Overview:
This is a predicted structure of a 1421-nucleotide RNA (small-subunit ribosomal RNA) from a bacterium. The prediction has a mean pLDDT of 84. The sequence is in RNAcentral, with records from ENA.
RNA sequence: UUAAGAGUUUGAUCCUAGCUCAGGACAAACGCUGGCGGCGUGCCUAAUCUAUGCAAGUCGAAUGAAAUUAGAUUCAUGGCAGACGAGUGAGUAACGCGUAGGAAUGUACCCUAAAGUGGAGCAUAACCCAGAGAAAUUUGGGAUAAUUCUCCAUAAUGUCUUCGGACCAAAGAUUUAUCGCUUUAGGAUCAGCCUGCGUCCCAUCAGCUAGUUGGUAAGGUAAAGGCUUACCAAGGCUAUGACGGGUAGGGGAUGUGAAAGCAUGUACCCCCACGGUGGCACUGAGACACGGGCCACACACCUACGGGUGGCAGCAAGUAGGAAUCGUGCGCAAUGGGCGAAAGCCUGACGCCGCGACGCCGCGUGAAGGAUGAAGGCCCUCGGGUCGUAAACUUACAUUAAAAAGUCACGGCAAACUUCGUGCCAGCAGCAGCGGUAAUACGAAGGUGGCAAGCGUUGUCCGAUGUUAUUUGGCGUAAAGAGUUCUGUAGGCGGAAUUGUUAGUCAUAAGUUAAAUCCUCUGGCUCAACCAGAGACUCGCUUGUGAUACUGCAAUUCUAGAGCAAUUUAGAGGUUAGCGGAACGUACGGUGUAGUAGUGAAAUGCGUUGAUAUCGUACGGAACACCAAAGGCGUAGGCAGCUAACUGGGAAUUUGCUGACGCUGAGAGACGAAAGCGUGGGUAGCCAAAGGGAUUAGAUACCCCUGUAGUCCACGCCGUAAACUAUGUCGACUAGGAAGUGGUUUUUAUAAUCACUUUCGCAGCUAACGCGUUAAGUCGACCGCCUGGGAAGUACGGCCGCAAGGCUAAAACUCAAAGGAAUUGGCGGGGACCCGCACAAGCGGUGGAGCGCCUGGUUUAAUUCGAUGAUUAGCGAAGAACCUUACCUGGAUUUGACAUGCUACUGCAAACCCCAAGAAAUUGGGAAGUCCUUCGAGGGUGUAGCACAGGUGUUGCACGGCUGUCGUCAGCUCGAGUCGUGAGAUGUUCGGUUAAGUCCGUUAUCGAGCGCAACCCCUAUCGUUAGUUGUAUCACUCUAGCGAAACUGCCCGGGCAACCGGGAGGAGGGUGGGGAUGACGUCAAGUCAGCGUGGCCCUUAUAUCCAGGGCGACACAGGCGCUACAAUGGUCGGUACAAAGGGUAUUGCAACUUAGCGAUAAGAAGCUAAUCCCAAAAAGCCGGCCUCAGUUCGGAUUGGAGUCUGCAACUCGACUCCAUGAAGUUGGAAUCGCUAGUAAUCGCUGGUCAGCCAUACAGCGGUGAAUACGUUCUCGGGUCUUGCACACACCGCCCGUCAAUUGGGGGAAGUUGGAAAUACCCGAAGUCUCUCUUUACUGAGGGCCUAAGGUAGAGUCAAUGACCAACAAUAAGUCGUAACAAGGUAGCCCUAGGGGAAUCUGGGGCUGGAUCACCUCCUUU
Repeated sequence: UUAAGAGUUUGAUCCUAGCUCAGGACAAACGCUGGCGGCGUGCCUAAUCUAUGCAAGUCGAAUGAAAUUAGAUUCAUGGCAGACGAGUGAGUAACGCGUAGGAAUGUACCCUAAAGUGGAGCAUAACCCAGAGAAAUUUGGGAUAAUUCUCCAUAAUGUCUUCGGACCAAAGAUUUAUCGCUUUAGGAUCAGCCUGCGUCCCAUCAGCUAGUUGGUAAGGUAAAGGCUUACCAAGGCUAUGACGGGUAGGGGAUGUGAAAGCAUGUACCCCCACGGUGGCACUGAGACACGGGCCACACACCUACGGGUGGCAGCAAGUAGGAAUCGUGCGCAAUGGGCGAAAGCCUGACGCCGCGACGCCGCGUGAAGGAUGAAGGCCCUCGGGUCGUAAACUUACAUUAAAAAGUCACGGCAAACUUCGUGCCAGCAGCAGCGGUAAUACGAAGGUGGCAAGCGUUGUCCGAUGUUAUUUGGCGUAAAGAGUUCUGUAGGCGGAAUUGUUAGUCAUAAGUUAAAUCCUCUGGCUCAACCAGAGACUCGCUUGUGAUACUGCAAUUCUAGAGCAAUUUAGAGGUUAGCGGAACGUACGGUGUAGUAGUGAAAUGCGUUGAUAUCGUACGGAACACCAAAGGCGUAGGCAGCUAACUGGGAAUUUGCUGACGCUGAGAGACGAAAGCGUGGGUAGCCAAAGGGAUUAGAUACCCCUGUAGUCCACGCCGUAAACUAUGUCGACUAGGAAGUGGUUUUUAUAAUCACUUUCGCAGCUAACGCGUUAAGUCGACCGCCUGGGAAGUACGGCCGCAAGGCUAAAACUCAAAGGAAUUGGCGGGGACCCGCACAAGCGGUGGAGCGCCUGGUUUAAUUCGAUGAUUAGCGAAGAACCUUACCUGGAUUUGACAUGCUACUGCAAACCCCAAGAAAUUGGGAAGUCCUUCGAGGGUGUAGCACAGGUGUUGCACGGCUGUCGUCAGCUCGAGUCGUGAGAUGUUCGGUUAAGUCCGUUAUCGAGCGCAACCCCUAUCGUUAGUUGUAUCACUCUAGCGAAACUGCCCGGGCAACCGGGAGGAGGGUGGGGAUGACGUCAAGUCAGCGUGGCCCUUAUAUCCAGGGCGACACAGGCGCUACAAUGGUCGGUACAAAGGGUAUUGCAACUUAGCGAUAAGAAGCUAAUCCCAAAAAGCCGGCCUCAGUUCGGAUUGGAGUCUGCAACUCGACUCCAUGAAGUUGGAAUCGCUAGUAAUCGCUGGUCAGCCAUACAGCGGUGAAUACGUUCUCGGGUCUUGCACACACCGCCCGUCAAUUGGGGGAAGUUGGAAAUACCCGAAGUCUCUCUUUACUGAGGGCCUAAGGUAGAGUCAAUGACCAACAAUAAGUCGUAACAAGGUAGCCCUAGGGGAAUCUGGGGCUGGAUCACCUCCUUU
């Protein structure tokens, strides 16, 4: 100095693991917006193509000439410079770059030193003359100079040398002071070369190499060198990754990061490479040369078609490409460069300006005052709140020429919230996700938050990510230990002691690590960015010196590791040969007769040609019962009758020997279940395939009958398994208990000890489960393997294989999860226990008939609406002719049928009545009538208008309230404590008991709450008080109060207790019977049409009124009932006994009398009710008839006649009488109720109500049974436990084919193209060389090499390809149901065969299988 996390798998939890976000950065781009300045920065794409201008010249103090002439300018020769500067990053994986070194080199200009600078000559350009050509350019002749060129001289300290010697230079200018020139030596600078180390990805690139590796000789170069050539040798490189392929300029540095690292290489600096593409040399100090040359090719331009010209990856600019990158600017004033003696000239280097918010930094868009909290917007509980001192306005303030705020977000991560619109649409989205009518998530508005001349988005890099883990991860079950260390190579690691060495290591010193950058300090621009100065830093590399503990190396020694030997010892260790008995099958023979076999049940099959059964004999192949075990052996796979032969390994033992000989082990080798393959045998049983029979909707299966490969042997392949302890090998250390096997010791037993095996368990570890001296503990050594799920252990390539196939092993694309362990539930065609009219045992029904009612459907103008598995359907409706009424048709009204307020007229009470039209509502007309008063007005009422009314319109998935259901089931929870990382657990489990989580006992729990029970009501007994009514009276009864009584209290038995069984007494006995009472919750259960209510919708209509119709329809289907089918009955006559209710003041119940066959009618007493009435109870009992029939059963339907209610009985009422007299003879599959005063049966009453479709509903009493062995099964429920891939919770989840659409990969007859290589052909320019030739400059030709081009074959990489097979994705397609529960045949792995598909079957293996039983073991006592 320095390290932060969050969201997302689940109902919830912990873990694993991926995805995503918050940070920083940028040569950026895009959207919206934009005031100023400073400093930087600006083609990342097409190393595409380029119009135009400029970018390299200079020297007259080297020289010739021209013209003009004071200076100077121009052409040419000559000198120096055009190898720098500027640009770009195509190529290059390389001594290219970086770093540290090296020796065999050159170096113009510059510096130092030494020496020299004498003489002579031949040309040539410009120029002149004459030609060729369109042009570019060029030919011939002639003249001339030099610091041009040549020769001679001089010559060492130079070069060469055979050591004798030989050879080599110069240039002048002139202003007389210099500048030059030549040679040599040295320096500096720059450059060339060599070497160690470092420098991306792919091994699906494993072998590469003929100048290749080395040598000799020669050539060549400035220089070492196979650099080149000839000859000789056969080397050289490589798993420490050669060769090949892909990608890429390298570094200083830049970004990020706590760092280690990771990514990058823009601008600036250093190096390299390149200059349209390819090749080549020339000149020169330096080039194989961006603005020089030659050739070839491609492209472009000019052309008179003959021929020429060109190279912006210089600065500007243009075109093209692209998401994208600027001006055809000024100046040489500064810095630097070239030339020059200099002045100076040139300089698109450079300095400046311009353009772009592209980046960084700075500044501004005002300040002070200002409340009536203005207007306006938005929200609102309508009171108000907010934008907000914000504005307006003021100022002797500041200030200008003029004056300047946006953008993104606001559900979570993540700072910031409301309203409206929309309605799974439109859309949003970084992730999870939001939107289906109340969206803080879409769009808009208001408000708020962040940043600010910017803000946001996209892209990329680092971080977060310990998510490649050196620092710093893992591998039993999450991804991950190779089938086996059995043998062992390379490599890594290695016991004890001593000595030496100093390679590693450590210390110290020196050199280097360019500058810039980063960091610290200081300074300069008003600050900052920026710039300057100083310091510090700089991993590393090199060199010197020193230290010697450790490691290495060398040497010597030791015995604890390891090994050898000896003495014992156990064993299904292996290979080969032989032998054995049981069982089975077949054949033959005997006995014997009709079946046998098989299954859930059957059938196919076998059998009178004699099966099955049984006895005897013979033959055959395969496997070895009992012993047998948690047992033994083996490296693993694996190994089992007995005997023999051969053979491997282990263990034990105070024994002897060797002396670290060891451990691990990439590659490699060997072995390696089952299935499968090849050849040849063998074949009893079993048995893939196949055939048949069943089952089934189907059944390519499960079951059954046959049955071939195979299973067996020999030899050879294959090389995989859930090859598992899902746990690599070796070594050391760290509590114990219990057992088994084999040894040692011991007289024996116990004990002890070594090796192996099993189990429990402490510490510790673990996400948990669990592991726990046989570790998954604590450490060490080495190897193998993993990095989200799917695609996929697949494709392609390679290797192996006869094949099947194995080994190695991706990507595109796609998802936000996939997964492990444990928790709570739910579920199971899992288990245990318990309960319930749940079944069973019974009684009576429904389902068949007719009718009633309700519903569906259909119909209709309308058949109003709702309810619709249990939990709708005689339900809302305790009563639809009108009304009700919500529906339909038609006719009307619009402040309204109903409420409140205001204004105006202030009119008038309002009503009531009559007439006309009309179906009525209503309209019009007439008549009639006049309230209170404190005289201001108020109340009432009418008309007109404004606010508003109204809605059975919608949403029960916005709600309140109420209700159904599980269920009157026994459950549901909490506090504190404790356990667990946690979800959670405990309590509430367990053993008993109960109707009950009722109670008792036990218990890390102790208590508590809502439920249960009790308290309340009715009823059964008695006592007592009172008595309207009742009773002639008293009593009983009765009615209304009060009280007693029942508590397992008492006895016996069982039990620890709770409690249970029995008994006594009692009216009643074990909650006496019944009712009310419904925990936490479930079903988005039901209801907006009972009521209330948010939102939405209608407002001359979806409101309101009226008439008529409809809710009552009718092929059919369902539900609930009534009446029946008859004799336990029907019918006629007689006769007996209830309870509980209801009833009038305007409307009731009505005795009784009369009339009527009757329903009823006309009168009418009594009763406001224990008084009177409804009111007759019925079944029952007594007697008569009917005699088993569609009847004297049954009553539907229909005709006729009536009564009553009511404005009104047509649609559409009830009742009465006469007549009519359907179906129906006890009801298929199936199904309902009920456990005692119950079922069954019989009547009675009430509510609603004018009447009634009531056979309904709610009550009342009368008569009054049968049965329950029991819990196997069905249904529902409760508790515990188990499995689970379920959690919307089994009406769950989920697999595969097929069909459709889309996507990206693979194969494919082929087709097309690229790059690179090989062989051959041809071969430009050019160096080198050879020949000929010229007085000479030269000229002509040959050869080697070679760019480009051509031909051929073999690979390789891409693109494309009819078609093919897979994969992935896609709210509601088809077929099945394979998996998850014992998933209904346990599942899975390898292998083989079959099948629409999931899959089925055979063989071997695994438990990652439930359940029951047994065996064994463990824990506790």